[in-house]
RNA sequence: GGGCCCAUAGCUCAGCUGGCUAGAGCACCUGCUUUGCAAGCAGGGGGUCAAGGGUUCGAAUCCCUUUGGGUCCA
Numbered sequence: 001g002g003g004c005c006c007a008u009a010g011c012u013c014a015g016c017u018g019g020c021u022a023g024a025g026c027a028c029c030u031g032c033u034u035u036g037c038a039a040g041c042a043g044g045g046g047g048u049c050a051a052g053g054g055u056u057c058g059a060a061u062c063c064c065u066u067u068g069g070g071u072c073c074a
Base pairs, nucleotide, nucleotide: 001073002072003071004070005069006068007067010026011025012024013023019057028044029043030042031041032040050066051065052064053063054062
């Protein structure tokens, strides 16, 4: 220098054939339970879907560029 893959909640990830208003597990907060802790049960908060632009009635999803990471070739 070139090819390919990845980037979504604090963490691990799903969703990527464009359309329910963005989800799961764990973690976190509150309550119940307990002498207390843990476990259990009930409820709750948290995201500019890496960044910028484009296409579209509509984009996490398609297109372009950039950034970061991984991998292969030279």